The RNA shown here (small-subunit ribosomal RNA) has 1494 nucleotides and comes from an uncultured prokaryote.
[in-house]
C1' cells in the first nucleotide's frame, strides 16, 4: 500500500520539520495574616409619599411605597502578605561523559513542608501597596502628592547541647581528622489566627535526631573511524588567598614543569542511557516506541534575581531570528502541556465529558483549582475473544467445467423439510466501580480541648461504562483474500504465441504454457488476506562458544628485536587471580512457577523464583600470579675436533671471444624452412705468429654443500659470520614468539663517476604476411661490469610464519664420532643436515605423512563471493619511475578449487583402411547425353544442399503421368467413402446438337429380380443434412522407412571389489588376430548386444533322379543336325550328401593363444562373393510412398477440362558417354558365353526394301518356340600418321516406327555435311585378382522413347605394394585443457553507438569546530560613588548603612582576518560497469600454432 470489512474486550496511535501556529483550556489557593470593599440582605429610619381616615374645613393623623444616615450580614474585583508555582506533563535537540548502569565514599555538604524530642516568644519603631487627589501615554503602562494594615519590614533585650575561637589530657579512627569537658566572643522570635474561653487547637523562633530529596566524589562497565598519532598553557602540581552549602584550578598570585596517549589521547561522524523488547537451544545479534528510573532541554545565545530547592516549559533582564498590534512614538508573543491548524511527509486521532474515583497546590476545615487523571469518540494499528447457523436432505436436479462422448466433478453443496437463538436491532428492569467521602444528630476514649478518634443513626456524592436477567422477531443483518512448475499444501481446459505478461530463487513465454491471461476446479489462512520495509534466525556465512590460511579468499620477501602474550624442576611463603559458605545490594514493573479475578482468553492483580551482576566478610591453598631459596634437563659460556660455492678485500690464472698488427691465401664469407639485408679483390671467411681489452669460470659437478632469506662456484692469502662432533668445565631459566621498530633483500630502474669483449630493450635494415609497429636474420644505443649513493619490488614458491614436545616402517645422499663385534669383506647403534617411499591419522581431493597438510601447546601475520580495484581519494616513503596503506558508488549470479566422463589439439605412443607410397585406368581441356545452380518465363510444380544434394525421388514428363505450376473454361454434398432423407426411375446401352474439351441440352432402346401384389433389395439420378476432399502447413510435434560413421569393434549389465561422491574396475598390461578373436597376468567373476559361425551363392568329389537338357557305346536315318530307338556313362539340370579342422609334420612362442613353413588336398589358415549393420551420432532425409497429432481450407487450397509449362539458356559445377587414334580403323571370312525376357506378349523360316522396317505367318505361358547377331577374339585385305579411311557434332533432303496426336517436344533409318578434339593447368577420383582395365549380352520401367542411365550377365584379363615418414578417416592407451551447443568450441583489447555511477578540475556556493584583532548588551564581583536616602547612634553638625551614578574584569552577540574541515555544484576530462548478431584483428585456453605467467 492493494482487496475486502458484521461484534465485543484489552491495549496502542505524529517516530518525519526540536518546523510555523489561530483559539480555548492546563497553578493556583487562604478572609481562621492584613487594610479597603461593590452587588445584595436584615435593623434604624431623616426625607418623600400620600392609600385611608377625622376635621372645628383653618387643618390633622397617616398605611403601603421608595428611602439619606448609621449598624450588623455578606462578599465581587483588585492588592499586601504566606504557602505553592524547582511538581506534576511535554519532548529527545544537546550530550561518548560535567550523561547513564553497578558497586562504594562524603571525616568536604544542604534540605522547606512531614516526624519525634528539648527549649522558647520580652521591649519597641519606621514605612509601603491598594485607596483618593492631580498627571504622561494609541496602548502596554507609568509619574507626582497625601494618608493606612498585618503572620510584611526593622532596632533592642535574653539564649543553648548552635556557631567560630584559646589551651590541651584521654578516647576513636578510613589522610588532611573525628568525639567529649572547662572559658571567650556572637546568633531568635508573629504580646499572631481562631474561640465566650487557648499550657492544651492552627501558627512563629532556637536547637538535636529521624524520614524521605539533593550536591559533590572514586571503581567498573557503556558506540564508529588510525584515511584522525600526537594532545594540553589553568594546562598538571605546589604555597597562598578568594569563592561555595560543601571538596577541588572552581577563581587568582607566585612557584615548579609537568600532566594524558598505541589497553587509543586529541580530532571527526553518529547516539540521551538504564530496567527492558524482539529473536535465539544458548552464546550472541539487534532494538531503546507504550509503561518506569536516571540525565538533559523548553523559539536561539547569554545571564543573573528571588526561593529549603531555579540560572527557572506557561518568572525577570539583554542580544537575535521570526510573528503580530500601532495614533509610527512605541508595545506584545513563545502549544517539545490538552485539544486543535498549516506545512513537510508513505505516515499517526476530538478544538469531546468529568473532577464521580486516584494523586497533587492551598486551606483547621468546608471547599477551590487540576487537559495530572478517570472517562467517552476515531483507526482492524496490535494481541485475545464469540459469530456469520444446526440437523436431515439423491432424481446425486439445474447450470458452469472437462470429456476417451461411456462419463466425470462443482456435491449434501443448492432446492425442499424440521429445528435453534449466540452477535447485531427494539423494549423493559438491574448489581458494581462508593468508601475508610462529607454534613447533621447522639453516645463513649483522649486529665481540658474549639482538636483527634470510635461507634450508631440520617442525610448526601457517578463523568463515563453496563455484565448478567427477561420479553419480542426472524436463518432472517453479517465472507473474504492469497496461492495451486520446484522450494511448498494444491490442476485442468481455453486464449496468447519470446507478444502480452510473470517471476521470492531457480526460471517460464519463440502453435498442444499444470509457470502468463480468463474459467471451472482445488489448497492454505480466514475479519481478514497478500504485499513492501526492517531485525533476528537458518549463517558453523566474523566461528567466545564454534571457522579457516599447499591448490578454493587468506603466511608478513628474510632476519634481530622494543613494548606485549606465553613459559622448565625442587621447597617455603602469600592469598591478587581461582574454588567454597555467609551476607548487603541487584527499585518497580516486565519474565516464568503457583494459585486467584473478569462466563474464556488477551487483560489484571497476589504469593513465590529469577535477575546469571556488584560490593562486603570467613574458609581452603592444588593451579597461575607475586616473593625468597634452591637445582639442570631448556637456553648460553669456555677449550679441542671438523665439513663447507657462508660473507668482505687484494693479487694471480688458462681456454673462448672481439680488435689490432704480421705471414700464408685467393672468391666468396655469413646467414635462413627458403633468402635478403650485412661482409669481400683497398684481399674477408679459412689458417699461423704476436699485441690489447673486458666479462664468465668449462671439466670436477651430485635431488651433493653453505647460507635469515635474496643468494654464493677458476686458484691463492688476509680478513670475517654461522654450523656441527665427543668429552669435560663453568652460569642457573638467562627462554619462545613479537605489534610498532631497525637492518638485509634477485632482476629490472634511478643519481654521480669510471668501464665496455661478448650479449643486448629502444632504433635501423633485410625477410615472413592481406597486414606484421612481432617470432627469423643484419646491425645496434642505453644496460648487463666496477665505486659510491637511492629504489624495496618478484610464481621474493615448499604458492606450506615461528618455537617446542608426541606419533610404525623402509632404502640412498652429506658430516663428525664411538664399539669388550668383526672371518677386515662388513654389522649393529646414537647426533645433526639434506632426499625417496610409504602406514596410522588428516584431507573437497589432489595429495601430506619425525623435513607432516598427524596430534597438542605458545605467538604473530592474514582471509570473509566475483567485477569495479590493488584502482580513486587521503596520508606517507622516494630524485623520478613507483612503493606502503587503501576504499565506495555501481554491476553480475556467480568467480573459484580438486577430481570425473568426455570431445577436442598445428600433444604422445601402438595399430588399421586403396589413407598414402608402388603401379593401372580415369575426371579435371572436347563434342554431346544428363542432373543441379543461376538467368529467363505467364508459368518454366516439389522434394534433396560438404562427405553422406545434383545419369538422386524419376525402373520411361509429347497428352495422359502432373501435383496451390501457368493462362483459360466449367462445377459445389461433389471425382471418391459411409449414413439418413424429398422425389424420379430396372440397370444397361445407342444416338443427336453446343463446344477446344469438359460440361450443358435434347432423344431412342431396354422394362430384370423377390413378392403375401401393398411393396422390397441392388443400381441411377435428383433435394436436403452429417461428411468427403486437399501432393495445402508443421520431418522443429510424430510412427515408419532410409543414409552416413562403418561391416569400425566396439557398446553395456548383474554381483563382487575401489572411491564421500562424478565414477572406476571388469574392457586396462604382455602376447595375438580381420575382429573386446584367442591366450596369459591382475578384484575381478559372470554375461549381453556387436565380431565369428548358423543361411544364400560358388569352387571339387559322392549320391539320387534323367526331361524339354546329354550323347560313350550299341542300332536305325539324313547332304547335314540326338533327328529317332535307346542309355544314365559323361556334360549338365536340382535334391541329398561329402570334404577344411591350424586336424597332421618342423621351426617360434610363457609348457599359451598363435604365428611362420611344409605335405596332403579341388579348396589352407575368414577358399571367393552376398545377405546380415551393436549402444549410438547428425533435432541427418522423408508429412509429395504410407500412416499420423495440430493448424488452416469448404462455390475451394476440393473436383473436371482444353492448351501451354516441367524439355525455355549470355554462363557455372557434377555424372557419365564417344573420342583425339596403328595395341588403331574399315571390309570380307570364321569361332567360343551367361544371364534373362516373352500372350494387348516374343515372333523363326519365307518374301520385299541399300536400311529402318513391311509383309507373312510356323512354334511357344518357354531346359522345349523365340528375342538372338554374342562382342572383343582369330585368319586375309586395305589405310601408313594426317585433323587422316580418326573423330563423329552440326545441318540439309529423303523415309520408317509407335501413337488419338511427334510444332512446341519421340526414337530409327539411308544419302549428303564432316565442328570441336593431336591425351588436356592447379586439382582430383576408382581399384589389390578373375580384381583393374577392356568387350560385348540381358532385363526392369516402356504404346513409343530422349537408356550414353540403372540394375545384372559373362568373355579376354593384368601391373603393383612383404613399407607407414607424411595427406585423410577410424580404434586403444597416455597427457593437455579456461572446451560440453563439446575447436564450425571457447575468448580479449582498441574503436564506434547509447545510457550509468564514480574520479580529476579553472572556479562558484554552502556548512562546522577552533583561532587572532576591534567592538560590546544585560549581569554579578570588585572599585569609585562628589548626587541621593524612612527605620540604627548622635553632642543634632553629623555619622553608620544604603542606593541612584561611573569605572574596571569576564562574556553573549556582532564586525574584519588568515588558516583548517566537510557537502554541493562545475565548462571540460579520465578510467570503470552495462548494452543488438557494429568495426579491426586472434592475444589468451590443446606444444593455442612464438609455452605461459609473475
Nucleotide at each position: 500500500c492493494g482487496u475486502u470489512g458484521g461484534c465485543g474486550g484489552c491495549g496502542u496511535g505524529g517516530a518525519u520539520u526540536a518546523g510555523g501556529c489561530a483559539u480555548g483550556c492546563a497553578a493556583g489557593u487562604c478572609g481562621a495574616g492584613c487594610g479597603a470593599g461593590a452587588a445584595u440582605c436584615u435593623g434604624u429610619g431623616a426625607g418623600u409619599g400620600g392609600a385611608g381616615g377625622c376635621u372645628u374645613c383653618g387643618g390633622c393623623c397617616a398605611a403601603a411605597g421608595c428611602g439619606a444616615u448609621c449598624a450588623g450580614a455578606g462578599g465581587a474585583c483588585a492588592g499586601c502578605g504566606g504557602c505553592a508555582a524547582a511538581c506534576g506533563g511535554g519532548g529527545u535537540a544537546g550530550u561518548u561523559a560535567u550523561a547513564c548502569g553497578u558497586c562504594g565514599g562524603u571525616u568536604a555538604c544542604g534540605u522547606a513542608c512531614c516526624c519525634u524530642c528539648g527549649g522558647g516568644a520580652c521591649c519597641g519603631g519606621a514605612a509601603u501597596a491598594g485607596c483618593u487627589g492631580c498627571g504622561g501615554g494609541a496602548a502596554a503602562c507609568u509619574g507626582c502628592a497625601g494618608g493606612u494594615a498585618a503572620u510584611a519590614c526593622c532596632g533592642g533585650a535574653u539564649a543553648a547541647u548552635c556557631u567560630c575561637u584559646u589551651c590541651g589530657g584521654a578516647g576513636c579512627a578510613g589522610a588532611u581528622g573525628c568525639u567529649g569537658a572547662c572559658g571567650g566572643a556572637g546568633c531568635a522570635a508573629a504580646u499572631g489566627g481562631u474561640g465566650a474561653g487557648a499550657u492544651u487547637c492552627c501558627g512563629c523562633c532556637c536547637g538535636a535526631g529521624g524520614a524521605g530529596c539533593g550536591g559533590c566524589u572514586g571503581a567498573u562497565g557503556c558506540g564508529g573511524u588510525a584515511c584522525u598519532a600526537g594532545g594540553u598553557u589553568g594546562u598538571u602540581g605546589g604555597u597562598g588567598a578568594g569563592g561555595u552549602a560543601a571538596c577541588g584550578g572552581c577563581u587568582c598570585a607566585c612557584c615548579a614543569a609537568g600532566c594524558c596517549u598505541g589497553a587509543g589521547a586529541u580530532g571527526c561522524c553518529u547516539a540521551g542511557g538504564g530496567g527492558g523488547u524482539g529473536u535465539g537451544a544458548g552464546a550472541g545479534c539487534a532494538u531503546g516506541g507504550c509503561c518506569c528510573c536516571c540525565a538533559c532541554c523548553a523559539c536561539u545565545g547569554g545571564g543573573a534575581c528571588u526561593g529549603a530547592g531555579a540560572c527557572a516549559c506557561u518568572g525577570c533582564c539583554c542580544a537575535g531570528a521570526c510573528a503580530c498590534c500601532u495614533a509610527c512614538g512605541g508595545g506584545u508573543g513563545g502549544c517539545u502541556g490538552c485539544a486543535g491548524u498549516c506545512g513537510a511527509g508513505a505516515a499517526u486521532c476530538u478544538u469531546c465529558c468529568g473532577c464521580a474515583a486516584u494523586g497533587g497546590a492551598c486551606g483547621c476545615a468546608a471547599g477551590u483549582c487540576u487537559g495530572a487523571c478517570c472517562g467517552a469518540g476515531c483507526g482492524a494499528c496490535g494481541c485475545c475473544g464469540a459469530g456469520u447457523g444446526c440437523g436431515g436432505g439423491a432424481u446425486g436436479a439445474a447450470g458452469g467445467c472437462c470429456c476417451u462422448c461411456g462419463g466425470g466433478u462443482u456435491g449434501u453443496a443448492a432446492a425442499c423439510c424440521g429445528c435453534u437463538g449466540u452477535c447485531a436491532g427494539a423494549g423493559g428492569g438491574g448489581a458494581u466501580g462508593a468508601a475508610a467521602u462529607c454534613g447533621c444528630g447522639c453516645a463513649g476514649g483522649g486529665u481540658u480541648a474549639u482538636c483527634c478518634u470510635u461507634g450508631c443513626g440520617u442525610g448526601u456524592u457517578g463523568a463515563c461504562a453496563u455484565a448478567g436477567c427477561c420479553u419480542c422477531a426472524a436463518a432472517g443483518g453479517a465472507a473474504g483474500c492469497c496461492c495451486g512448475g520446484g522450494c511448498u499444501a494444491a490442476g485442468u481446459a481455453c486464449g496468447u504465441g519470446c507478444c502480452a505478461g510473470c517471476a521470492g530463487c531457480c526460471g517460464c513465454g519463440g502453435u498442444a504454457a499444470u509457470a502468463c491471461g480468463u474459467a471451472c476446479u482445488g489448497u492454505g489462512c480466514g475479519a481478514a488476506c497478500g504485499u513492501u520495509a526492517u531485525u533476528c534466525g537458518g549463517a558453523a556465512u566474523c566461528a567466545c562458544u564454534g571457522g579457516g590460511c599447499u591448490u578454493a579468499a587468506a603466511g608478513g620477501g628474510u632476519g634481530c628485536g622494543u613494548a606485549g602474550g606465553c613459559g622448565g624442576c625442587u621447597a617455603g611463603a602469600u592469598c591478587a587471580g581461582u574454588a567454597g559458605g555467609g551476607u548487603g545490594u541487584g527499585a518497580a514493573a516486565u519474565g516464568c512457577c503457583u494459585g486467584g479475578g473478569c462466563u474464556c482468553a488477551a487483560c489484571c492483580g497476589a504469593g513465590g523464583c529469577a535477575c546469571u551482576g556488584c560490593g562486603c566478610u570467613c574458609u581452603a591453598a592444588a593451579c597461575u600470579g607475586u616473593c625468597u631459596a634452591g637445582c639442570u634437563u631448556g637456553a648460553g659460556u669456555a677449550a679441542g675436533a671438523u665439513a663447507g660455492g657462508g660473507g668482505u678485500g687484494u693479487g694471480c690464472g688458462g681456454a673462448a671471444c672481439u680488435u689490432c698488427c704480421a705471414g700464408u691465401g685467393g672468391a666468396g664469407c655469413g646467414g635462413u624452412g627458403a633468402a635478403a639485408u650485412g661482409u669481400g679483390u683497398u684481399g674477408a671467411u679459412a689458417u699461423u705468429g704476436g699485441a690489447a681489452g673486458g666479462a664468465a669460470c668449462g671439466c670436477c659437478g651430485g635431488u651433493g654443500g653453505c647460507g635469515a632469506a635474496a643468494g654464493c662456484g677458476g686458484c691463492a692469502c688476509a680478513c670475517u659470520g654461522g654450523g656441527u662432533c665427543g668429552u669435560u668445565a663453568c652460569u642457573g631459566a638467562c627462554g619462545c614468539u613479537g605489534a610498532g621498530g631497525c637492518a638485509c633483500g634477485a632482476a629490472a630502474g634511478c643519481c654521480a663517476g669510471g668501464g665496455g669483449a661478448g650479449c643486448g630493450a629502444a632504433c635501423g635494415g633485410g625477410a615472413u604476411u592481406a597486414g606484421a609497429u612481432a617470432c627469423c636474420c643484419c646491425g645496434g644505443u642505453a644496460g648487463u661490469c666496477c665505486u659510491g649513493g637511492c629504489u624495496g619490488u618478484a610464481a621474493a614458491c615448499g604458492a606450506u610464519g615461528a618455537g617446542c614436545a608426541c606419533u610404525a616402517g623402509a632404502c640412498g645422499g652429506g658430516a663428525g664420532g664411538g664399539g669388550a663385534c668383526u672371518u677386515c669383506g662388513g654389522c649393529g647403534g646414537a647426533u645433526c643436515c639434506g632426499g625417496u617411499u610409504g602406514c596410522a591419522g588428516c584431507g573437497a581431493a589432489a595429495g601430506c605423512a619425525u623435513u607432516a597438510a598427524g596430534u597438542g601447546c605458545u605467538c604473530c601475520g592474514c582471509c570473509u563471493g566475483g567485477g569495479g580495484a590493488g584502482u580513486a581519494u587521503g596520508g606517507u616513503c622516494g630524485c623520478a619511475a613507483g612503493g606502503c596503506u587503501g576504499a565506495a558508488a555501481c554491476u553480475c549470479a556467480a568467480a573459484g578449487g580438486a577430481a570425473u566422463u568426455g570431445a577436442c589439439g598445428g600433444g604422445g605412443g601402438c595399430u588399421c583402411a586403396c589413407a598414402c607410397a608402388a603401379g593401372c585406368g580415369g575426371u579435371g581441356g572436347a563434342g554431346c547425353a544428363u542432373g543441379u545452380g543461376g538467368c529467363u518465363u505467364a508459368a518454366u510444380u516439389c522434394g534433396a544442399g560438404g562427405c553422406a544434394a545434383c545419369g538422386c525421388g524419376a525402373a520411361g514428363a509429347a497428352c495422359c503421368u502432373u501435383a496451390u505450376c501457368c493462362u483459360g473454361g466449367a462445377u459445389u454434398u461433389g471425382a471418391c467413402a459411409u449414413g439418413c432423407u424429398u422425389g424420379a426411375g430396372a440397370a444397361u446401352c445407342c444416338c443427336c446438337c453446343c463446344g477446344a474439351a469438359a460440361c450443358g441440352g435434347g432423344g431412342g432402346a431396354g422394362u430384370g429380380c423377390c413378392u403375401u401384389c401393398g411393396g422390397g433389395a441392388a443400381c441411377u439420378c435428383u433435394u436436403g443434412c452429417a461428411c468427403a476432399g486437399g501432393u495445402g502447413c508443421u520431418g522443429c510435434a510424430u510412427g515408419g522407412c532410409u543414409g552416413u560413421c562403418g561391416u569400425c569393434a566396439g557398446c553395456u549389465c548383474g554381483u563382487g571389489c575401489c572411491g564421500u561422491g562424478a565414477g572406476g574396475u571388469g574392457u586396462a598390461g604382455g602376447g595375438u588376430u580381420a575382429a573386446g578373436u584367442c591366450c596369459u597376468u591382475g578384484a575381478a567373476c559372470g554375461a549381453g548386444c556387436g565380431c565369428a559361425a548358423c543361411c544364400c551363392u560358388u569352387g571339387u568329389c559322392c549320391u539320387u533322379a534323367g526331361u524339354u537338357g546329354c550323347c560313350a557305346g550299341c542300332g536305325g536315318g539324313u547332304c547335314a543336325u540326338g533327328c529317332c530307338g535307346g542309355g544314365g556313362a559323361c556334360u549338365c539340370u536340382a535334391g541329398g550328401g561329402a570334404g577344411a579342422c591350424u586336424g597332421c609334420c618342423g621351426g617360434u612362442g610363457u609348457c599359451a593363444a598363435a604365428c611362420c613353413g611344409g605335405a596332403g588336398g579341388a579348396a589352407g589358415g575368414u577358399g571367393g562373393g552376398g545377405a546380415c549393420g551393436a549402444c549410438g551420432u547428425c533435432a541427418a532425409g522423408u508429412c509429395a510412398u504410407c500412416a499420423u497429432g495440430g493448424c488452416c481450407u469448404u462455390u475451394a487450397u476440393g473436383u473436371c477440362c482444353a492448351g501451354g509449362g516441367c524439355u525455355g539458356c549470355a554462363c557455372a559445377c557434377g555424372u557419365g558417354c564417344u573420342a583425339c587414334a596403328a595395341u588403331g580403323c574399315g571390309g570380307c571370312g570364321u569361332a567360343c558365353a551367361a544371364a534373362g525376357g516373352g500372350a494387348a506378349g516374343c515372333g523363326a523360316a519365307c518374301c520385299c526394301g541399300c536400311g529402318a522396317g513391311g509383309g507373312g505367318a510356323a512354334g511357344c505361358a518357354a531346359a522345349c518356340c523365340u528375342c538372338a547377331a554374342a562382342a572383343a577374339g582369330c585368319g586375309c585385305c586395305g589405310c601408313u600418321c594426317a585433323g587422316u579411311u580418326c573423330g563423329g557434332a552440326u545441318u540439309g533432303c529423303a523415309g520408317g516406327c509407335u501413337g488419338c496426336a511427334a510444332c512446341u517436344c519421340g526414337c530409327c533409318u539411308g544419302c549428303a555435311u564432316g565442328a570441336a578434339g593431336c591425351u588436356g593447368g592447379a586439382a582430383u577420383c576408382g581399384c589389390u585378382a578373375g580384381u583393374a582395365a577392356u568387350c560385348g549380352c540381358a532385363g526392369g520401367u516402356c504404346a513409343g522413347c530422349a537408356a550414353u542411365a540403372c540394375u545384372g550377365c559373362g568373355g579376354u584379363g593384368a601391373a603393383u605394394a612383404u613399407g607407414u615418414u607424411c595427406c585423410u578417416g577410424a580404434g586403444c592407451c597416455u597427457u593437455g585443457u579456461a572446451c560440453a551447443c563439446a575447436c564450425c568450441g571457447c575468448c580479449c583489447g582498441u574503436c564506434a553507438a547509447g545510457c550509468c555511477a564514480c574520479g580529476a578540475a579553472a572556479g562558484c556556493g554552502g556548512g562546522g569546530g577552533g583561532c587572532g584583532c576591534c567592538u560590546u548588551a544585560a549581569g554579578u564581583c570588585g572599585u569609585c560613588g562628589g548626587g541621593c536616602u524612612a527605620a540604627c547612634c548622635u553632642u543634632c553638625g553629623g555619622g553608620a548603612a544604603g542606593c541612584a551614578g561611573a569605572c574596571g574584569c569576564c562574556c553573549a552577540g556582532g564586525g574584519c582576518g588568515a588558516a583548517c574541515u566537510c557537502c554541493g555544484u562545475g565548462a571540460u576530462u579520465g578510467g570503470g560497469a552495462c548494452u543488438a548478431a557494429g568495426u579491426c584483428g586472434u592475444a589468451a585456453c590443446a606444444a593455442g600454432g612464438u609455452a605461459u605467467c609473475c